[in-house]
RNA sequence: AACGUGCUCCGGGGUCGGUGUAAAUCCGAACCGGCGGUGAAAGUCCGCGACCCGCGCUGUGUGAGAAUCCUGAAGAGGGCACUCACCGGCCGGUUGAGCUGGUGAAAUUCCAGCACCGACGGUUAAAGUCCGGAUGAGAGGCGCACGAG
Numbered sequence: 001a002a003c004g005u006g007c008u009c010c011g012g013g014g015u016c017g018g019u020g021u022a023a024a025u026c027c028g029a030a031c032c033g034g035c036g037g038u039g040a041a042a043g044u045c046c047g048c049g050a051c052c053c054g055c056g057c058u059g060u061g062u063g064a065g066a067a068u069c070c071u072g073a074a075g076a077g078g079g080c081a082c083u084c085a086c087c088g089g090c091c092g093g094u095u096g097a098g099c100u101g102g103u104g105a106a107a108u109u110c111c112a113g114c115a116c117c118g119a120c121g122g123u124u125a126a127a128g129u130c131c132g133g134a135u136g137a138g139a140g141g142c143g144c145a146c147g148a149g
Base pairs, nucleotide, nucleotide: 003147004146005145006144007143009141010140015029016028017027018026030129031128032118033117034048035047036046037045043116044115052093053092054091056090057089058088059087061086062085063084064083065082068079069078070077071076098114099113100112101111102110120132121131122130
C1' cells in the first nucleotide's frame, strides 16, 4: 500500500415572460444533469442504480383456501404437502441523447463552435423544471470497530 467482516452516517438538480376562459405543460427565452470507470476532468463513451415488465428461480416469510394425518370426551391444539395473493432475495428483459475542429504522449471527458436527450401517474391546455409514489429506494461514498497482514 492492499484485504475480510460488522456498524453509523451521507447519498438529485432545475423558471420567467407572452397568448389564452384555462398552460411553470403551447410559444419565446432560460435553467438542471445520480453513481462507478475510462492514459486528462463526461447528462450524450463503457457499465450501474432507480422507475417499468417477467406464463423464470427461490424463502423456517405474511395472509387466505380446501384436503389429509395425529392428540383429545369435546372445545381446541399440532404436523406434512398443495393452490392463490402479497412481501423479500436472485436472475432475465426493457431503459434517452454528439459531432467537428484545436491543444496534447494521451481527451466523443479540457478549450472553441454548433447540436441533442430526459420514465410513470396527475393537472380546467400537451411537463426534464409543478404535484405525486418519495420522511421511499439506491448505485456508491466518508468514517469507526474488530480481525488479518

The prediction has a mean pLDDT of 85. FMN riboswitch aptamer (RFN element) from Cryobacterium melibiosiphilum, 149 nucleotides, folded computationally. Taxonomically the source falls in Cryobacterium (Bacteria, Bacillati, Actinomycetes, Micrococcales). The model forms 100% of the base pairs in the Rfam consensus. The sequence was found by an Rfam model in a public genome assembly.